[in-house]
RNA sequence: AGAGUUUGAUCCUGGCUCAGAUUGAACGCUGGCGGCAUGCCUUACACAUGCAAGUCGAACGGCAGCGCGGGAGCUUGCUCCUGGCGGCGAGUGGCGAACGGGUGAGUAAUACAUCGGAACGUGUCCGUUUGUGGGGGACAACCAGCCGAAAGGUUGGCUAAUACCGCAUAAGACCUGAGGGUGAAAGCCGGGGACCGCAAGGCCUGGCGCAGACGGAGCGGCCGAUGAUUGAUUAGCUUGUUGGCGGGGUAAAGGCCCACCAAGGCGACGAUCAAUAGCUGGUCUGAGAGGACGACCAGCCACACUGGAACUGAGACACGGUCCAGACUCCUACGGGAGGCAGCAGUGGGGAAUUUUGGACAAUGGGGGCAACCCUGAUCCAGCCAUGCCGCGUGCGGGAAGAAGGCCUUCGGGUUGUAAACCGCUUUUGUCAGGGACGAAAAGGGACGAGUUAAGAGCUAGUUCUGCUGACGGUACCUGAAGAAUAAGCACCGGCUAACUACGUGCCAGCAGCCGCGGUAAUACGUAGGGUGCAAGCGUUAAUCGGAAUUACUGGGCGUAAAGCGUGCGCAGGCGGUUGGGUAAGACAGAUGUGAAAUCCCCGGGCUUAACCUGGGAACUGCAUUUGUGACUGUCCGACUGGAGUACGUCAGAGGGGGGUGGAAUUCCGCGUGUAGCAGUGAAAUGCGUAGAUAUGCGGAAGAACACCGAUGGCGAAGGCAGCCCCCUGGGACGCAACUGACGCUCAUGCACGAAAGCGUGGGGAGCAAACAGGAUUAGAUACCCUGGUAGUCCACGCCCUAAACGAUGAUUACUAGAUGUUGGUGGUAUCGACUCCAUCAGUAUCGAAGCUAACGCGAUAAGUAAUCCGCCUGAGUAGUACGGCCGCAAGGUUGAAACUCAAAGAAAUUGACGGGGACCCGCACAAGCAGAGGAGCAUGCUGUUUAAUUCGACGCAACGCGAAGAACCUUACCAAGACUUGACAUCCAAUGAAUGCCAUAGAAAUAUGUCAGUUUAGCAAUAAACAUUGAGACAGGUGGUGCAUGGUUGUCGUCAGCUCGUGUCGUGAGAUGUUCGGUUAAGUCCGGUAACGAGCGCAACCCUUAUUACCAGUUGCCAAUAUUAAGUUAGGAACUCUGGUGAGACUGCCGUGGAUAACACGGAGGAAGGUGGGGAUGACGUCAAAUCAUCAUGCCCCUUAUGUCUUGGGCUACACACGUGCUACAAUGGCUGUAACAAAGGGAAGCGACCUUGUAAGAGGAAGCGGAUCUCAGAAAAGCAGUCCCAGUUCGGAUUGUGGGCUGCAACCCGCCCACAUGAAGUCGGAGUUGCUAGUAAUCCCGAAUCAGCAUGUCGGGGUGAAUGCGUUCCCGGGUCUUGUACACACCGCCCGUCACGCCAUGGGAGUUGAGAGCACCCAAAACCGCUGACCUAACCCGCAAGGGAAGGAGGCGUCUAAGGUGAGAUCGAUGACUGGGGUGAAGUCGUAACAAGGUAGCCGUACGAGAACGUGCGGCUG
Repeated sequence: AGAGUUUGAUCCUGGCUCAGAUUGAACGCUGGCGGCAUGCCUUACACAUGCAAGUCGAACGGCAGCGCGGGAGCUUGCUCCUGGCGGCGAGUGGCGAACGGGUGAGUAAUACAUCGGAACGUGUCCGUUUGUGGGGGACAACCAGCCGAAAGGUUGGCUAAUACCGCAUAAGACCUGAGGGUGAAAGCCGGGGACCGCAAGGCCUGGCGCAGACGGAGCGGCCGAUGAUUGAUUAGCUUGUUGGCGGGGUAAAGGCCCACCAAGGCGACGAUCAAUAGCUGGUCUGAGAGGACGACCAGCCACACUGGAACUGAGACACGGUCCAGACUCCUACGGGAGGCAGCAGUGGGGAAUUUUGGACAAUGGGGGCAACCCUGAUCCAGCCAUGCCGCGUGCGGGAAGAAGGCCUUCGGGUUGUAAACCGCUUUUGUCAGGGACGAAAAGGGACGAGUUAAGAGCUAGUUCUGCUGACGGUACCUGAAGAAUAAGCACCGGCUAACUACGUGCCAGCAGCCGCGGUAAUACGUAGGGUGCAAGCGUUAAUCGGAAUUACUGGGCGUAAAGCGUGCGCAGGCGGUUGGGUAAGACAGAUGUGAAAUCCCCGGGCUUAACCUGGGAACUGCAUUUGUGACUGUCCGACUGGAGUACGUCAGAGGGGGGUGGAAUUCCGCGUGUAGCAGUGAAAUGCGUAGAUAUGCGGAAGAACACCGAUGGCGAAGGCAGCCCCCUGGGACGCAACUGACGCUCAUGCACGAAAGCGUGGGGAGCAAACAGGAUUAGAUACCCUGGUAGUCCACGCCCUAAACGAUGAUUACUAGAUGUUGGUGGUAUCGACUCCAUCAGUAUCGAAGCUAACGCGAUAAGUAAUCCGCCUGAGUAGUACGGCCGCAAGGUUGAAACUCAAAGAAAUUGACGGGGACCCGCACAAGCAGAGGAGCAUGCUGUUUAAUUCGACGCAACGCGAAGAACCUUACCAAGACUUGACAUCCAAUGAAUGCCAUAGAAAUAUGUCAGUUUAGCAAUAAACAUUGAGACAGGUGGUGCAUGGUUGUCGUCAGCUCGUGUCGUGAGAUGUUCGGUUAAGUCCGGUAACGAGCGCAACCCUUAUUACCAGUUGCCAAUAUUAAGUUAGGAACUCUGGUGAGACUGCCGUGGAUAACACGGAGGAAGGUGGGGAUGACGUCAAAUCAUCAUGCCCCUUAUGUCUUGGGCUACACACGUGCUACAAUGGCUGUAACAAAGGGAAGCGACCUUGUAAGAGGAAGCGGAUCUCAGAAAAGCAGUCCCAGUUCGGAUUGUGGGCUGCAACCCGCCCACAUGAAGUCGGAGUUGCUAGUAAUCCCGAAUCAGCAUGUCGGGGUGAAUGCGUUCCCGGGUCUUGUACACACCGCCCGUCACGCCAUGGGAGUUGAGAGCACCCAAAACCGCUGACCUAACCCGCAAGGGAAGGAGGCGUCUAAGGUGAGAUCGAUGACUGGGGUGAAGUCGUAACAAGGUAGCCGUACGAGAACGUGCGGCUG
């Protein structure tokens, strides 16, 4: 620090995801040790049991229990007595219990943090000071009695105090009328010389106490400012409320409370309400700013079963106190009682989840005490848990035959791997044995000593000696011994992201953080081997920050990606021109105080290191106070004119409102002329018209809109505004520079305006026209088209308030090259004048520099550079929807979510592909023609069906007379039956035998059995070679699967003219350029131009053939001349033809015209041939997962007495049908009969076969020649000539069938071909639609060959005869180039919308039902405080001899207030609810086809109406 993911690719926007760090964690697998930390985050749920707050006998009366001492009794080890002593249960009293410990429910402010403040309190402690005198009466305990189950209570009696109450005194305190008045105390312990006393003691003295007061320290109470959560779909809240006066109350200010008075107070700088939440130091993360959090530790707050209340006290409204109410639990004798773990352990429950019912007060700290000491679940320790952090170990060195085993393999090897074994060494940890701490210093005791004192008692500061005490723990640590001995796992290995192979599985099982893997060769699943990473841990899950500049303060945006309010005015708010002076709020600088400690950071120190602990520093970016400065902002005073405005002059204009008026057109009405149509459409029909339309003439009526001018023009804030005239009225520009003197800009809330549609009331209504009706179209047509037609469109008034209300671009200001057009003004120039030219201001347009932008583009009218203010955005869908609020008559508008789903949605540009887009061009593509197929019969192939099998493959063009150049057996792969199992075929080993052949038997054959014959070659031999049989195993074999694992081969677009590269240039990039453009060509063929210049594969040419010719050659071919023959038969010839070899020839070379002086085109000459002469071979980059595993080869899978091999027979030849390709025909351009023609190219030895004989013929029997320019197949046919038939199912046509033959072959039954005779079917030119062909072509006619024993109407070749037509490129099909649009890229056989049906999910409404919290009103009202009363009760004080009375207090009663409870109405939030609404989602459901191309009616926006649905139509708007 980034990466993956939208696309065919690119760039951008934008979300999602990952890599990092962290945690009080949990879960899975695994687990050696130690140190230091942490450990109920959930039910503030309920709690058994034990412990967690006591202590003081030096305050007191005492003595239940224990131990001493003493005494008595005797049973001499027991009983009894005895407060005498140590002590001490219970009790009175004091102090403590308000600390310490826990928890975070509540609390958004009575809390917290920081900084300040004034009207307060304070036990113990410290300092100073004054006192501590003298009396009195009770109550517990205890004793006796009573009640109760218990808890407990009650009556009477005795008693002490540092308990209680007076009196005295009063320095100081408090009150005051300034005279005065009021109010205290307690003793206990120790010691002692003189004096007194019988004694106790007095007395003196010390210590500890006690009372009053002042001050301090620390602590606490109160007040203020600032700061710190969310929601406006919470906008108004408040009556003790805000303030005052006077009281009350409190420790203290204060509506804290009360009476009266006033009517205030808070709030858009967010009151109130709701939700959530303890706050902070800090913790985690981050570069920081921030964000999230608030466990442990520390500070503060709140709470203690729930709610309320006070008492005591220095302090509480009190966790282990009290009272009341409530819920719950427990005890009960049913009458009543008891309790509160959010203390430490622990239990149940909840939960993914969190420990021992441990030890000790040794240390630190706390309470009490003079002290010893006691108490202390605070604390210190131990235990449990890998929960975290840190450290250590599981060995170290050597060791290659690179062992074995595993895994992989191309079978060679590689890898695990120096790893192991083996050799040597070490001993941390662990085990055993021995030693063994620090943490402990106080206190206590002795001595010395200063003070106090009368004192050497006593007590106290200090010094010194001595000395008790350790839970942890026999722990840390140290020493020794033996011994590699006791110790490694987890996750991952497709990319991100380090790390790869094999097997299994086969869209299954499964994986997955995102993208995505898995459908038979999975580096992605599972396992194994190997590897990578971390390591006593490793992964997963959850959560936070980061990356995320993805809420942007640092640090983002808004033309088209999400985003500028439809427009203006404008209060608050924000911002604001030049200049002088003052001030000091902001700002800046210094100082001071504070910012707890811990934490973080730096430097040290201590544990062997580290974690951890610890000393010091820095820091704590903050707040407050104070001093200073005066630039800047603010504020006050003054001045200015440039911003802004006013006045004056001039000007343009569809700016607005009202009134009037004009002509053209449409429709209607009247009259006339006139006759059969009009209207309408792609074509029609509905409609109108003989009752007279349309057309035409004249007249009239009505409403609406204003042609030309007219424009990229003008005006207006926007919406918008158009005949002409008048009235009223707003704004603007220019000129001049008179006046005001910052008066300005922007603007949340607010107010106003706001197209069309729509609504209300009343008019109006010509045309147009939603709805509606009819006619067409169509599969349908709720549409497009047509005929009609109502709201509406128009006017007045009132609403509505939305549009693609758009420049998709907020307003204002300043600055930053130009060029051109145009509107309005001004100045100059020019002119007689109109023009012209220059300058400038204000508008409005086009292009363009810099700059900006993702690109497109913008570019002084900015989307540039800056400033101010406002509005808005933060992935897509859900959804501008739901709920709530506000507005509206309604329609609806405005504000405006969530659950859930997805990994995208999107912008711009690029290359393709496509378009019922455009331009150009080509092709038998159409057209023009000729001949066909489609109808018939037959042949052949295919589908389907059938079958034991009808083997398999090929399926639009580009499968279907195709693989197959030839299925009776064979072929043959299929079926039935019968056989074989190392096999029909290959290699290796061993044994035996030559091989081999004939015959016989069984059998359908394969085969089996038997007999006989035979005895190879090389070598002297052993043996070897070949062959056969047998045996064992390696292996053979497979036309079994996969052409979607492949090679090779082939088809197709297409013989179309294209497809690319290097360098350069342009672009952020994909890419572009070149290759586009102007011409031209069959051609990316060539020329010219050109940021391109060159090059490659294609085109063309080179090759073959054909057309002409020269030369060479001259047999088997040829024959002009000379002979010759029946015959080129022979001699001869080498001229001709021909053959086959080498050449020539054609190149737009020449001429003319056109063209750009080009390329080239047209015409011409010459020439056998003329513009690639004809034909062939030749097939670019690529496309179709095209075809073929059955030509062949081949990976993997499968079969192995069978899916292999052999044999016989059958099948591939079936047959209701359907299709393709052909043959023959339907006849007279013909059939038949006869007859004196003319080819080319091929084949031939298991062959072609002349010729002869024979047969009607197929053929047969003989047989010459020929491995071929020699012989032969072999008679070419159509044509020609002659005859006949006479338009008919025929003398056409030949199917079908019968009979008899021939040939091939082991064999023609299934199932061959041919011949003869007989038979003589359909068919009379073929519907929709469709095929081939542009010249030696179509058509027509024969010939040959391959395959082959035999078997072509097929295929491949050959020649003969030999046409017609082409205006042309509008249309159909295919193709090429350029361009355009695109939502397509699997590329239009694309994409995609909505209803309906089904499953699932979340959600709105919903008669209601139910619950929660809060507020309000009323009822009832416990305890408690306070007030009033108090006839009853009462020891202390007063009066009184006493009785009694008084004072003071209480029980009881009443009242105010009030928790809980009850009732009521309304609001809020949640759960649930028959039914219902839409939404989302779900490989292959239904209906259509709305959108994307002109998407086939351009689309979209608003609105209204309509319709199964997408949608359609009207009106207005936009161009996206």
Model confidence (mean pLDDT): 86 of 100. A computed fold for a 1520-nucleotide RNA from a bacterium, annotated as small-subunit ribosomal RNA. Its Rfam family is "Bacterial small subunit ribosomal RNA".